This is a predicted structure of an 81-nucleotide RNA (Fluoride riboswitch aptamer (crcB RNA motif)) from a Betaproteobacteria bacterium. Rfam family: Fluoride riboswitch aptamer (crcB RNA motif). Its family is annotated with positive regulation of gene expression and response to fluoride in the Gene Ontology. The coordinates come from a structure-prediction model, not an experiment, and the mean pLDDT is 77. It was read from a public genome assembly, where an Rfam model found it.

RNA sequence: CGCGCCACGGGAGAUGGCAUGCCUCCCUGAGCCACCCGGUUCAAAACCGCCCCGCCCGGGGCCGAUGAUGCCUACGCCAGA
Numbered sequence: 001c002g003c004g005c006c007a008c009g010g011g012a013g014a015u016g017g018c019a020u021g022c023c024u025c026c027c028u029g030a031g032c033c034a035c036c037c038g039g040u041u042c043a044a045a046a047c048c049g050c051c052c053c054g055c056c057c058g059g060g061g062c063c064g065a066u067g068a069u070g071c072c073u074a075c076g077c078c079a080g081a
Stems, first nucleotide, its partner, number of pairs: 009027005016072005022067001028043006049062005
């Protein structure tokens, strides 16, 4: 100096919020502040469901507020008051 892995930290997981000792994935670069440690902003990455019409374009249809679990909120259905 390069590559890989791990830890910590940050971020993501088809519609909202909170929690979890959980699961998977991403983490590269730039600007600014600063004596250093460091802080901050932006971008990148992870991410953006399924089925049918042979594929693309285009069109039609289906399911769920969870990555998973619990709770809340919204929506829908049934019953009762």